[in-house]
RNA sequence: UGCCUGGGCCCGUGCGGCUCAGACGCCCGAACCGUGUCAGGACCUGACGGUAGCAGCACUAAGGGAUGCUCUGGGCAGGCGCGUGGUUCCGGGUUUUU
Numbered sequence: 001u002g003c004c005u006g007g008g009c010c011c012g013u014g015c016g017g018c019u020c021a022g023a024c025g026c027c028c029g030a031a032c033c034g035u036g037u038c039a040g041g042a043c044c045u046g047a048c049g050g051u052a053g054c055a056g057c058a059c060u061a062a063g064g065g066a067u068g069c070u071c072u073g074g075g076c077a078g079g080c081g082c083g084u085g086g087u088u089c090c091g092g093g094u095u096u097u098u
Base pairs, nucleotide, nucleotide: 002094003093004092005091006090007089008087009086010085011083012082013081014080015079017076018075019074020073021072022071023070024068026065027064028063034059035058036057037056042051043050044049
């Protein structure tokens, strides 16, 4: 001096952890201003029958609740793995020259 190589640090990247938010699933959830069905009652009709429709019931909305070894995104002092990535850092081997 060239080559090969190990480690530290930095960078990139993967896994997983903690945390936040959202999606999905489950439950609750509307006196009237949601839907459906509409007892009773009301109205129309000579009658048959019909109309609107409160309560109730059902389904849900806004919203809320418990939760999921689910999915997505963000953040995090730090863990482990990988990198023929970087580094005027610390080495090892070998070649050449002095």